[in-house]
Molecule: small-subunit ribosomal RNA
Organism: metagenome
RNA sequence: GGGGAGUAUUAGCGGCGGACGGGUGAGGAACACGUGGAUAACCUAACCAGAAGAUGGGGAUAGUCUCUGGAAACAGAGGUUAAUACCGAAUAAGCCCUUUGGUCCGCAUGGACCGGAGCGGGAAAGGCGCAAGCCACUUUUGGAGGGGUCCGCGGCGCAUUAGCUAGUUGGUGGGGUAAUGGCCUACCAAGGCGACGAUGCGUAGCCGGCCUGAGAGGGUGUACGGCCACACUGGGACUGAGACACGGCCCAGACUCCUACGGGAGGCAGCAGUAGGGAAUCUUCCGCAAUGGGCGCAAGCCUGACGGAGCGACGCCGCGUGAGUGAUGACGGCCUUUGGGUUGUAAAACUCUGUCCAUCGGGAAGAAUAAAUGACGGUACCGAUGAAGAAAGCCCCGGCUAACUACGUGCCAGCAGCCGCGGUAAUACGUAGGGGGCAAGCGUUGUCCGGAAUCAUUGGGCGUAAAGGGCGCGUAGGCGGGUACAUAGGUCGGACGUGAAAGGCAUCGGCUCAACCGGUGUAAGCGUCCGAAACGGUGUGCCUUGAGUCCAGUAGAGGGAAGUGGAAUUUCUGGUGGAGCGGUGGAAUGCGUAGAUAUCAGAAGGAACACCGGUGGCGAAGGCGACUUCCUGGACUGGUACUGACGCUGAGGCGCGAAGGCGUGGGGAGCAAACAGGAUUAGAUACCCUGGUAGUCCACGCAGUAAACGAUGAGUGCUAGGUGUAGGGAUGCUUGAGCAUCUUUGUGCCGAAGGAAACCCAUUAAGCACUCCGCCUGGGGAGUACGACCGCAAGGUUGAAACUCAAAGGAAUUGACGGGGGCCCGCACAAGCGGUGGAGCAUGUGGUUUAAUUCGAUGCAACGCGAAAAACCUUACCAGGUCUUGACAUACUGCUGAACACGUCUGAAAGGGCGUGGGCCCUUCAGGGACAGUAGUACAGGUGGUGCAUGGUUGUCGUCAGCUCGUGUCGUGAGAUGUUGGGUUCAGUCCCGCAACGAGCGCAACCCUUAUUUUCAGUUGCCAGCACUAACGGUGGGCACUCUGAAGAGACAGCCGGCGAAAGCCGGAGGAAGGCGGGGAUGACGUCAAAUCAUCAUGCCCCUUAUGUCCUGGGCUACACACGUGCUACAAUGGCCGUUACAAAGGGAAGCGAGACCGCGAGGUGGAGCGAAUCCCAUAAAGACGGUCUUAGUUCGGAUCGCAGGCUGCAACUCGCCUGCGUGAAGUCGGAAUCGCUAGUAAUCGCGGAUCAGCAUGCCGCGGUGAAUACGUUCCCGGGCCUUGUACACACCGCCCGUCACACCACGAGAGUGGGCUAUACCCGAAGUCGGUGCGGAAACCCGGUUUUACCGGGAUCUAGCCGCCGAAGGUGGGGUCUGCGAUUGGGGUGAAGUCGUAACAAGGUA
Repeated sequence: GGGGAGUAUUAGCGGCGGACGGGUGAGGAACACGUGGAUAACCUAACCAGAAGAUGGGGAUAGUCUCUGGAAACAGAGGUUAAUACCGAAUAAGCCCUUUGGUCCGCAUGGACCGGAGCGGGAAAGGCGCAAGCCACUUUUGGAGGGGUCCGCGGCGCAUUAGCUAGUUGGUGGGGUAAUGGCCUACCAAGGCGACGAUGCGUAGCCGGCCUGAGAGGGUGUACGGCCACACUGGGACUGAGACACGGCCCAGACUCCUACGGGAGGCAGCAGUAGGGAAUCUUCCGCAAUGGGCGCAAGCCUGACGGAGCGACGCCGCGUGAGUGAUGACGGCCUUUGGGUUGUAAAACUCUGUCCAUCGGGAAGAAUAAAUGACGGUACCGAUGAAGAAAGCCCCGGCUAACUACGUGCCAGCAGCCGCGGUAAUACGUAGGGGGCAAGCGUUGUCCGGAAUCAUUGGGCGUAAAGGGCGCGUAGGCGGGUACAUAGGUCGGACGUGAAAGGCAUCGGCUCAACCGGUGUAAGCGUCCGAAACGGUGUGCCUUGAGUCCAGUAGAGGGAAGUGGAAUUUCUGGUGGAGCGGUGGAAUGCGUAGAUAUCAGAAGGAACACCGGUGGCGAAGGCGACUUCCUGGACUGGUACUGACGCUGAGGCGCGAAGGCGUGGGGAGCAAACAGGAUUAGAUACCCUGGUAGUCCACGCAGUAAACGAUGAGUGCUAGGUGUAGGGAUGCUUGAGCAUCUUUGUGCCGAAGGAAACCCAUUAAGCACUCCGCCUGGGGAGUACGACCGCAAGGUUGAAACUCAAAGGAAUUGACGGGGGCCCGCACAAGCGGUGGAGCAUGUGGUUUAAUUCGAUGCAACGCGAAAAACCUUACCAGGUCUUGACAUACUGCUGAACACGUCUGAAAGGGCGUGGGCCCUUCAGGGACAGUAGUACAGGUGGUGCAUGGUUGUCGUCAGCUCGUGUCGUGAGAUGUUGGGUUCAGUCCCGCAACGAGCGCAACCCUUAUUUUCAGUUGCCAGCACUAACGGUGGGCACUCUGAAGAGACAGCCGGCGAAAGCCGGAGGAAGGCGGGGAUGACGUCAAAUCAUCAUGCCCCUUAUGUCCUGGGCUACACACGUGCUACAAUGGCCGUUACAAAGGGAAGCGAGACCGCGAGGUGGAGCGAAUCCCAUAAAGACGGUCUUAGUUCGGAUCGCAGGCUGCAACUCGCCUGCGUGAAGUCGGAAUCGCUAGUAAUCGCGGAUCAGCAUGCCGCGGUGAAUACGUUCCCGGGCCUUGUACACACCGCCCGUCACACCACGAGAGUGGGCUAUACCCGAAGUCGGUGCGGAAACCCGGUUUUACCGGGAUCUAGCCGCCGAAGGUGGGGUCUGCGAUUGGGGUGAAGUCGUAACAAGGUA
C1' cells in the first nucleotide's frame, strides 16, 4: 500500500409505516348525526385457517467517480455497479373471461351449487442459519376486524321566505367506479318537489350524556366515549389495501422570512412556550418504569400517545385551627329607667390530648418473569420525641327572611332583588356594640331549569279582566248512527335481536372514611317472529232513528222588478189682507209696503210612508214598514209514501255586507258636513239662531269597515218549573168570532239545581258533555313602522321591534263629591225692622316706616282677638350702662363675719368704692349651728327653636241628630243587616213592619233661673187697720200685703171633640202658664297635622362673663294708605231751657264717702255713717208738663285747634282722663256689596261691675219704653236621611287631556354613500384528470437488414410537446338580499314645581 471477515455510524436503493395516535369545531340543515335495516350492487394491507406453487432468463439505475450550471434551493452530462427494485418467457388451478347443461333458492333485478367445452387470459424472490428450521414471496378459498354505498324513522327558527326545478324527473346506448346510480355523456320523453311547508334566509358540529324538574318537559353538548368535518384560504390530482392526505406533492391567493433580484423557503386547530386580544384560563418539567402504537427475526429504535410531577380553593370529598374544669359573673367595650343588663364559661387560671406541624428512624404495592428493569419517590404509610404552640373569615339583621340597640347624618351623603328607606328622635344610609347564617370559604355578577297551571299533552282560557272571525256557502282536513261477516295496518300480549363502553339507579366490595375506583343486576326505543280481536280503521252486506225527498196546508215590513195613492214640507201662479213675520234664555243676522207672515184656490217637484205598531213578525248577518201585480228564497204544521248515513264543522277560497266615502250619468222638496253671517264668551274656528254646498234619492261600478253587540262561533244530546206573547196542530166541552187541556216552532220575563271573581247566566245557559273552526298570553309604544297583497283615491288586510312603566284592568264595598233625583230642617231665602259700606272720631289688623315699632292670632272659626286697663312698672323689643353660682331653688367644701342698722363718695340709676355702730345660740373653748359675705363645685336661668315630637286647655262643623258595639244572620271577601221601609217628632222622639234581638255614647229628662200659688220665717224689708209725730214706717205695734229665701204645689196631651192601626196631630175648655211655657248650664264618635311650647307642664335641640340678670331712657301710641269692629251724627218722632215721675242689678275698708261749705265747672275742704236688705256710690234716662228753635250746614253736628284749669301719680313732653271759655271741620241718610233680629225679641233709654293709682265709645251684666213681619220653600248658604253616577279616596281646592317651549333616549323616512352574502351572462384561464395527436424521445419484447457481437430500419408499447373538454382564483355587466353611515325630517317615549286652554270622569255643565 492492497484485499477479506465482523461491529458501529451515516447517505442511498428496496420494504413497511407516515390514512393510526394527537388537535380543533370554521363549515355544514346534510343520509352529517342517532336508531333500525339493506348490499342478490361492493372493497379490505398486515393477522388466522385451508389448497397449490416458486422453472429458466434479460436489460437498467441510485449510491460512488469525473466534469458543468447556480448566491442558494437544487439541477444537468458522462463512466461504473447490486437487489426481495424492473421486464419478457415457461408451468398451473377449484382464479378470471366466453359458451353450454342440470339441481335448488329469492319480494324484484336475480342468486347459490354441481358439470361440459374453449388457438382465451393470468404467478412468484429470496434472506438468515452447520442443520433442523424460521422469516419473506406467488395464486386461490374462507374467517376476523375495518370500511364504501343505499333506505325507513327521529331531532332548529322565520310564511313580513309560496312557489321551486334544465342534468332538472324518467328511459335507451355508452363511459366511469371496488360498487349501485344523471355519477358523466349522446339521444328520446316532459316530467319531479311543495301548506304533512318545497325554495329562500338565519342559526347550529350530531349523539351517549350533563343540569333542572314529582313527572311530562325545558335548557345544554366543556371534560370522558362514538361518529362527522377541518388542517393558512381556494382548487387539484399522484402514490397506496386504504388519502384527494395536519407535521406529502402541484397550482392560484393572502401573509411572513431568505436573496447576489435571477430566484427560493414556510404553515403549532400536536406538547410546552411567546405575542396580541380579553373579565379570564397553567410548566419552554420528569420518564418511556407501566399501558398502547409503528418498524424489526431479534437486540432494539421511535412515540409531548401515555404514565407522572408542577401551577390555580376552579370543582367535589375529608380533616384541623383544640378538649375538660373554671363566677367575684374580673377588666375593658356597649346599652341603661342609673337599679342594672349584655358581651359571658367567653377570658384569665388549672388539668389534658396530639389530627395537623417539626426532627429522627423504618419504608411499600404498582414488575407482567427464575433473574434484570420504578419517572412518580425516600412518595404513601408506620414508630419515637417535641409543642396549644404556626392556622378564621365572609355575608346579613324593615317585610319577604333567621337576626336590634346606640351614636353620626338630615331627601344630604348614601342604600335598594321587589315593595321601598333618608326632609333632626332612621331596627332600611355610615360606624360601634350585640345578634343571625354559612365556614376555608363567603358574598356579588352572568347563564340555565324550577317555582310559572305565566304557551296549560299531562294542565289554562275567550258576556264585562287579553281573547268569538261582521255574516253565510263551501274545498282540503278533522270528527262521525244501528247491525252482521271478513281482515289485522292502529291497539294489546309473549319471545328473540339490538339498545357499545363510560355515566345514572339498586346492591356487594377496595383505598382508615368520603370523594374516587371495581364486581353484579337493570331501560324506553327500533327491528323480526308468534298470538288476541273488544275498540277505532279498511272491505262487503243489511237497517232507519240522523239527514234529505214527496203530498196537503199556514203566517210573515224576507228579496227583486213594475205600477198606483193620500197627508205634509217647499216653491211657483192668482185672490183676500195690510205690518209685521221669524227666531231665542234674551237677542240679532234673515224675510217683509217691490205687500211678507196669515188665509183661499190652482199647479209643480222630490223624498218619506202618520194611525195600525206591539221586549209583534221575517231574514244568515247587514237589515226590512203605504197599496197592487209579477218573479223568487227560507221557515213552520200535519201525513209517514220514498232514498238509506247521503251527516257536522270548516284552514285557504267564493259570495253578501249599515253609515260615511269614491267614479260616471241623472235627480234635488226637506234635512244638512264644509262655508257665511248673527249671538254667547276673557276667547268661541263650538254648543244657540238665520242661511247654505257636497251628501242624503235613482242607475251602474268601486270600497269592505262599525260598540257589524246578546260585547256570548257553529252543531248534537242531556239537566225542576212558573208566566206572557206570535204561528200551527190535536182532544174535550160548546149558543158563540168562546173556554179548557195537551203538543210543536219562535220570542220575552221570573226562577231550581248547577255555574261564576263578582255582576249575573239558568231548556234561547255563561250548567253537564262531545266534535270542528276562530282567537288570547302585562300596560304603553301600536293596530303604528317596514315589507307584501288589495284599492282610482281615501284607505283596508296581514302586522313587529327598540325603548319605557310596575302597574294597566274587571267586579263589587265603604265613603266623599255632582251645575243627579226624592224627602226634611235652620233668620238660609222670602216678608219686615234697624244697621254696616259714604262722614268725623275710637279701637284692632295689614302695609309702610323705625334703633325698636316685642310676640302670637290670618276665610267662615284672625282683625274692641290673647290684653278684665302699655306714661315708669307691666315688657318679652331697641340704645346705652352693669353683674357672672348669678334676680330665684337645693346641696357641699374652704375662708371671713352674728344678723342687722346707719353714714359717705362716684354715677342717670343699677352698680361700684369707703367707713361706723352692733355684738345671737350651744360648747369638751379646738370648734359647731342659724344667718350673711366671699372663693369654688354641682347647678340655676332662658317670653330662645320646634303646637308638624307632646300633655292640658280651646275654637269649629253643631245643641246638628247622629256615632257605635255584642250575639245572630247574609256575603269567598271588603262589608251588609240592626240604623233601611210606612207614619210621626225639635230629636235614631215614638209607633208599626222587618233576620234580626239587645245594648252603649248622644237626644230628652234629672240641675239653675224666670212666670203663679201655698206653708214656714219677719230684720236692716213692708204698713192694711190702731196709736204717737210739724213732716219722714221716724216710733209703738203688726207680719195681712210687697219683698226676702227655704220647702212644697202646679202642666201630664190629664179632660172634651175630630183624624189615625198606633205613635201622634188639629181644635176647645179650664188654668198664672198648653203642647219642650221663656232663658241658662250641659257639646256624642269624630274632622280641620285647626289654635296655643308667650298661662301652665313637657321630650329633644340650642345659649351659659350670655339668647341669663339689673338699671336709665326710648319703643309697643310712628303714618301716604287699605280693611274689620264700634261710637257720635247728619236732625223737628228733633235740639236747647225749666218743672216733674218710675227701676233693676251690683260695688264699697290703703274703700264707698253723706249732710254742710268753696268753686260756673272738673273738683276742693271736711269726715257723719257703713265691712253694709240699715250707710254710701246714687240725680236713673228715655218719659210727662210748659217754653223756645222752624228746615237753615242751622240753637243740627261736634271733630280740630287755642287759652285757662282740675284729678291721679316719683313722674302726664313723647303718651292719661276731666272741666270752663273760645274755635265750629266733615256730614243733608250713604255705590257695588253686606250684617243682625221671629217677642218682652228688634229698636231705643239710661244704670252697675270687673280690670284699675289714673284712664272705655271695648267687655260682662241690669232694668225702663217697646214694635213690624213670616204667603211660602222655587232660588242663595249650611245641615240631616234615602237613592243614583263616578276614571275621586292627601276624597271636586279631586282627577285629568292635547298643542307649544326645553333636555335626553331609541326608532321610521331620507339625496346618497361604505360593506357582506348571493344567483346570473360573458371574458381570461393555473395546476390537474380525461380524450386526441405525437414527423420529437425511449434499454428490455417481436421482425428484418448487415460487415454479424455493435449498429440501422420497422412493429407493438410508453412518452415529452401540442390541441381539446372541464376547470380555482381573477375581470366585466346588470340584478337580488342584508347591513353600517347620512344633511334634513316624522311621529314616539321619558323628564318635582314652564305656557295655553278644559276635551274626559257627576247629566263633567252640549250625555